Predicted 3D model of a 74-nucleotide RNA (transfer RNA) from a Candidatus Dormiibacterota bacterium. Its mean pLDDT, the model's own confidence on a scale to 100, is 81. Rfam family: tRNA. Rfam classes the family as a transfer RNA.
């Protein structure tokens, strides 16, 4: 410099054929149960879906571009 692969919640991932309202497990808070803790039950909080720009009635998702991350090749 080339090629492929990835970036989505505080970590680690899903998300099918583009569809109305983005999920999961764990953490985090709160009640609850317990003399207390832990473990369970129950429920909340949290997302710039990496940036920008295009397609579309509608994008996380289809195009280009950048930027970062990883193996490959030279």
């Nucleotide at each position: 410099g080339g090629g492929c692969g990835g970036a989505u919640a505080g970590c680690u991932c899903a998300g099918c054929u583009g569809g109305u309202u983005a999920g999961a497990g764990c953490g985090u808070c709160u009640c609850g149960c317990u003399u207390a803790c832990a473990c369970c039950g129950a429920g909340a909080a949290g997302g710039u879906c990496a940036c920008a720009g295009g397609u579309u009635c509608g994008a996380a998702u289809c195009c280009u571009g950048u930027u970062c991350c990883g193996c490959c090749c030279a």
Taxonomically the source falls in Candidatus Dormiibacterota (Bacteria, Bacillati).